The prediction has a mean pLDDT of 75. The RNA shown here (Bacterial RNase P class A) has 400 nucleotides and comes from a Paracoccaceae bacterium. Rfam family: Bacterial RNase P class A. About the family: Ribonuclease P (RNase P) is a ubiquitous endoribonuclease, found in archaea, bacteria and eukarya as well as chloroplasts and mitochondria. Its family is annotated with ribonuclease P activity, tRNA processing and dimeric ribonuclease P complex in the Gene Ontology. The sequence was found by an Rfam model in a public genome assembly.
[in-house]
């Protein structure tokens, strides 16, 4: 200098003017002063929680859904860190829904003879018949699976021995299965020795195993409340009811006590609704009938307030840990709106890009900053993102 890998950060700066949202202070008020005001993803709403309401005596089982190598971190997770195994790369490093296929079921397209307790198309070998001088060809009976061929996958591989030809038939190595023992918390790694090979693949197919899981969501939920309509209760006055009650009054009787009658007056109670006509009902129309006023209560619509932002918070330093992270000290307050503010413009400057001058350093002119945007809050994941910066590592070339 070039190529590559990983982790992290920034994502225009300053000032003037006008404007918007929320607190604070002054002010009777109009108003004035000053402070704060989007993001790394505020996004997708995919996981995990906090919080609130609803349901629920506890535990177990079943069903359903989810998770799935091991250890650790965390409030928790499907997240993160470290490790293991498998795959890719020359390497740095990257990728993996990564439990179980000897519990059972199912599936394995096309091609191919045969696709799972397999199979013989070409082929190899032996015997035999025929033809041919012969090499050999054709047929029949039998042995075989080495070689060819199909496929993603063909029931171990390579080499040697053996055989008529062959074959784990036998042997060595590799693979596979078991495995004393050793290392590691574990996943897992190594492995003396044994076994002649028995056990193909797929569980993001059913399934088995282990673990986890009540439901709804801030439009949750709580509080306050005007007017109007409607509901309930009470009071006042009025009206109705005598096939409601009492016997105060009144009347009858008795010398008296007592007895009896009565609902006009009085008191109490109940009610203020219903009934009728015509057409089948819903429903609408007409007629009759004894109701007006006041107060209180509760619910709904709508509105207001709370929930609402001090929190698993942020920054710096120290300590522990490989790390995720934890502990301690000091400092800070960092949007809380709610149909929803965070904007516009001007000037100067800075990356970047283009053009011109120029060998080059450089100068001039123009252009010029992405994705997006809070809505109860927090931890993650995923997705979008112009341009730029930093650190570490791998490889190549050159110079000293």
């Nucleotide at each position: 200098g070039c190529g590559g890998a990983u982790g992290g950060c920034c994502g225009g700066a300053u000032g003037g003017c006008c404007g918007c949202g929320g607190g604070g202070c002054c002010g009777c008020a109009c108003g004035g002063c000053g402070c704060c005001g989007a993001g790394g993803a505020a996004a997708g709403u995919c996981c995990g929680g906090a919080c609130u309401c609803c349901a629920c005596g506890a535990g177990g089982c079943a069903a359903c859904g989810g998770u799935g190598c091991c250890g650790g971190g965390u409030a928790a997770c499907g997240c993160c860190c470290g490790g293991c195994c498998g795959g890719g790369g020359a390497a740095a490093c990257c990728c993996g829904a990564g439990g179980g296929a000897a519990a059972g079921c199912g599936c394995c397209a096309c091609a191919g003879a045969g696709a799972a307790c397999a199979g013989a198309c070409c082929g190899c070998c032996c015997g035999u018949g025929c033809g041919g001088c012969g090499a050999c060809g054709c047929g029949c009976g039998g042995g075989c699976a080495a070689g060819g061929g199909u496929g993603a996958a063909a029931c171990g591989g390579u080499g040697g021995g053996g055989c008529a030809a062959g074959a784990g038939c036998c042997c060595a190595c590799c693979g596979c299965g078991g495995g004393a023992c050793g290392g590691g918390c574990a996943a897992c790694c190594g492995g003396a020795c044994c076994g002649g090979c028995a056990c193909g693949g797929c569980a993001a197919g059913c399934c088995c195993c282990a673990c986890c899981g009540g439901g709804a969501g801030c439009a949750a939920u709580g509080c306050c409340a005007a007017a109007u309509a409607g509901g309930g209760g009470c009071c006042u006055c009025g009206c109705g009811c005598g096939g409601g009650c009492c016997a105060c009054g009144u009347c009858c009787u008795u010398c008296a006590c007592g007895g009896g009658a009565u609902a006009c007056g009085g008191g109490c109670g109940c009610g203020c609704a219903g009934g009728g006509c015509g057409g089948c009902u819903u429903c609408g129309g007409c007629c009759c009938g004894a109701g007006a006023g006041g107060c209180c209560c509760g619910g709904g619509u709508u509105g207001g307030c709370a929930g609402c932002u001090u929190g698993a918070g942020c920054g710096c330093c120290g300590c522990g840990g490989c790390g995720a992270c934890g502990c301690g000290g000091c400092g800070c307050c960092c949007a809380g709106a709610g149909g929803a503010a965070u904007g516009g413009u001007c000037a100067u400057c800075c990356a970047g890009c283009g053009g011109c001058c120029g060998c080059a350093c450089g100068g001039c002119c123009g252009u010029g900053g992405a994705c997006a945007g809070a809505a109860u809050c927090c931890g993650g994941c995923u997705u979008a993102c112009a341009g730029g910066c930093c650190a570490u590592c791998c490889g190549c070339g050159c110079g000293c």